[in-house]
Predicted 3D model of a 97-nucleotide RNA (Bacterial small signal recognition particle RNA) from a Pirellulaceae bacterium. Its Rfam family is "Bacterial small signal recognition particle RNA". Rfam describes the family as follows. The signal recognition particle (SRP) is a universally conserved ribonucleoprotein involved in the co-translational targeting of proteins to membranes. Its family is annotated with SRP-dependent cotranslational protein targeting to membrane, signal sequence recognition and signal recognition particle, plasma membrane targeting in the Gene Ontology. NCBI's taxonomy places the organism under Bacteria, Pseudomonadati, Planctomycetota, Planctomycetia, Pirellulaceae.

C1' cells in the first nucleotide's frame, strides 16, 4: 500500500408501513316567482266537446351545500427492508522497503 469481511457514522435512491394535508367519482339535500316533466282543484276557451296558460302537489336537475373519506395524488425531524458512495474502526490476506 493491495484485497477481503465485520461492526458503526453520516449523504443519496428505491419498495413496504404509519402519521398529515388535497380529493374526481359515489351518496344525500337542493330552484315560493325568474330551470324541466306531470299538472288535481280552479282560470281561459267553447253552444259543447276538443284546445291553452298554469298555481299548489309529486317527480327530476343545474348553480351551490353537507357525508364518508374509496380510486388517485402531495408530503414527513416516523419505523422496516433493499441497494450505492464517503469516512472512522476492528480483523484478516498478501506485495515492497
Nucleotide at each position: 500500500g493491495u484485497c477481503c469481511a465485520g461492526u458503526g457514522g453520516c449523504c443519496c435512491c428505491c419498495g413496504c408501513a404509519a402519521g398529515g394535508g388535497g380529493g374526481a367519482g359515489c351518496c344525500g339535500c337542493g330552484a315560493a316567482c325568474c330551470g324541466g316533466g306531470u299538472c288535481a282543484g280552479g282560470c281561459c276557451g267553447u253552444a259543447a266537446c276538443a284546445g291553452g296558460a298554469g298555481c299548489a302537489g309529486c317527480c327530476c336537475u343545474a348553480a351551490g351545500c353537507g357525508g364518508g373519506g374509496u380510486a388517485c395524488u402531495c408530503u414527513u425531524g416516523u419505523g422496516c427492508g433493499g441497494g450505492g458512495g464517503c469516512c472512522a474502526c476492528u480483523g484478516g490476506u498478501u506485495g515492497g522497503c